[in-house]
Context: one part of a larger RNA
């Protein structure tokens, strides 16, 4: 130096644990903010670094309940001083304070700071300090003042009133790609996607036929199956891709303009007519309907609105069965034995090893002074019906339509209809008008250019309960410990670290050593070869002994 075999050391793999994750279901909520919010600086404890907690009333101040003996949050023990059946600590409702900084709003400003103006109060002899309170913009409201430039308007001002900033997702609306596919690519395609903006809500949006339908009918919207990957479209490529019908989910219908009626006003002139503005009634519809005229009639049902006795349901909580025992094993009994016992509880969870009957719990029960939330009967308020008549009057206008250029319809311009529009033209009121995929005719249908509507549908930042042929620390969220350390000028990237024991009983007291580190002994423990570098403890490497080979 090499193999072998024993023991060690380092290492942390691996079993095993789980405080954290991950995904579902179902509930609840789906917002907060000038009454100053979401974050955050700084401060705040006797002695305080960090974390939670509060805000100069600063691990908290007040009530109102629950609870019932300890109690001063947690790494975190101990020291100190103190609370506590005159009920404390802690949970729960309501309230009060709530620096500064942030929309940040008196003006500045490199956020957490600088520096004001006006009114009030306190201290000073004054200078000046300091302390409540107010002072940003803008949008509509209403009032008042009031230029060139007379009336007026602009402007100024002042009152009430709103807004603004955060927020996962999901909606709706303006805008709107490219990598990609087409085995290059340009029409297409990805895709009205990412994305960026403005909006609103608990949902959002859509919605009571100018709709399908086919000579039979049907009866707002949504959402889900199936029609069907058809019919269709398409450099008929690559790809896009419906409608009718049908079966469920859920179900709800309402209200304006208009004509006329009444009243108030305003303008204009041929001074009795004309135009218009405001309110109230009236009136809402396609078997057209309403006005108008003329009989008749006051009841009886909705209501999505307002108030709400009660009542549930929530934000603390309480009751809650039944077991001993030993010459058994063991450190420890929940394990064995052997004898009971409960069960509307034999889910779970901890206890020194595996417990229906020790503990918390489970099953079934009960319970709120105050807040919220849902239902819900009285009550208010609000809606809603007749029959004939037909002369006249109304029935949504730069609107329907057309043309031209676009856009969206599964439809790429095609025969291209329907929807939506930028430019030009430009109707009709019931003997009226859209629609039925160019277009006409005949036939059916349905009334557009007003405005509302919950339910079924979408989501999931958070809460709350239950679940898992989900993970078990290089797994599982990046985090079991953190958006920490770290790294970047910066937007912005972004780790790694769990495990003594049942219980600190966490080694009193000798030794050796530098008043060390580290050990040896004693002692605690079942175990210290469980000694905080702490369960288990592979391999990789280092090494001592012995054997053996050169």
């Nucleotide at each position: 130096g090499g193999c072998a075999c024993a023991c060690g050391g380092u290492g942390a793999a691996u079993g095993c644990c789980u405080u954290g994750g991950c995904g579902c279901u179902g509930g609840c909520g789906a917002g907060c903010g000038a009454u100053g919010a979401a974050g955050g600086a700084c401060g705040u404890g006797g002695a305080c670094g960090g974390c939670u907690g509060c805000g100069a009333u600063a691990a908290g101040c007040c009530u109102c309940g629950g609870u019932g003996a300890g109690u001063u949050g947690c790494c975190u023990a101990g020291c100190a001083a103190a609370c506590u059946g005159u009920g404390a600590u802690c949970c729960g409702g309501g309230g009060a304070u709530u620096u500064c900084c942030g929309a940040a709003u008196g003006g500045g400003g490199c956020a957490a700071c600088c520096c004001g103006g006006c009114g009030g109060g306190a201290g000073g002899a004054a200078a000046c300090u300091u302390u409540c309170g107010u002072c940003a913009c803008u949008g509509c409201g209403u009032g008042g003042u009031g230029a060139a430039u007379u009336c007026a308007u602009a402007g100024c001002c002042a009152c009430g009133u709103a807004g603004a900033g955060c927020c996962a997702a999901c909606c709706c609306g303006g805008g709107g790609a490219a990598g990609u596919g087409a085995a290059a690519c340009a029409u297409c395609u990805c895709a009205g996607u990412a994305c960026c903006c403005g909006g609103a809500g608990g949902a959002a949006g859509a919605g009571a036929a100018a709709u399908c339908a086919a000579c039979c009918g049907a009866g707002a919207u949504u959402c889900c199956c199936c029609a069907a990957g058809u019919a269709g479209u398409g450099g008929c490529g690559a790809g896009c891709g419906a409608a009718c019908g049908g079966g469920g989910a859920a179900c709800a219908g309402g209200c304006c303009a208009a004509a006329c009626c009444u009243g108030a006003g305003g303008a204009g002139c041929a001074u009795g007519c004309u135009c218009u503005u405001c309110a109230g009634g009236g009136g809402u519809u396609g078997u057209g309907g309403g006005a108008c005229u003329g009989c008749a009639a006051u009841a009886u049902g909705g209501g999505a609105c307002c108030c709400g006795a009660g009542c549930u349901g929530u934000u603390a909580g309480c009751u809650g069965a039944a077991c001993g025992a030993c010459u058994c094993u063991g450190g420890a009994a929940a394990g064995g034995u052997c004898g009971g016992g409960c069960a509307a509880a034999g889910a779970g969870g901890g206890u020194g090893a595996u417990a229906c009957c020790c503990c918390c719990g489970u099953a079934a029960g009960c319970g709120a002074a105050a807040g919220c939330a849902g239902c819900a009967g009285a009550g208010g308020c609000u809606c809603u019906a007749g029959c004939a008549g037909u002369a006249u009057c109304c029935c949504g206008a730069g609107u329907a339509c057309c043309a031209u250029g676009g856009g969206g319809c599964a439809c790429g311009u095609g025969g291209a209809a329907u929807c939506c529009u930028g430019u030009g033209g430009g109707a009709a009121u019931c003997u009226g008008g859209g629609u039925g995929g160019a277009c006409c005719a005949u036939c059916a249908u349905c009334c557009a250019a007003g405005c509302c509507u919950a339910a079924a549908u979408a989501u999931c930042u958070g809460c709350c309960a239950g679940c898992g042929a989900c993970c078990g620390a290089u797994a599982g969220c990046g985090c079991a410990c953190a958006g920490u350390a770290c790294c970047g000028u910066g937007a912005g990237g972004g780790a790694a670290c769990g495990g003594u024991g049942a219980a600190a009983a966490g080694u009193a007291c000798c030794c050796c050593g530098g008043u060390g580190a580290g050990g040896g002994g004693a002692g605690u423990g079942a175990a210290a070869g469980a000694g905080u570098a702490c369960c288990u403890g592979a391999a990789a490497c280092c090494g001592u002994g012995u054997g053996u080979c050169u």
Large-subunit ribosomal RNA, domain I from a Myxococcota bacterium, 550 nucleotides, folded computationally. It matches the Rfam family "Bacterial large subunit ribosomal RNA".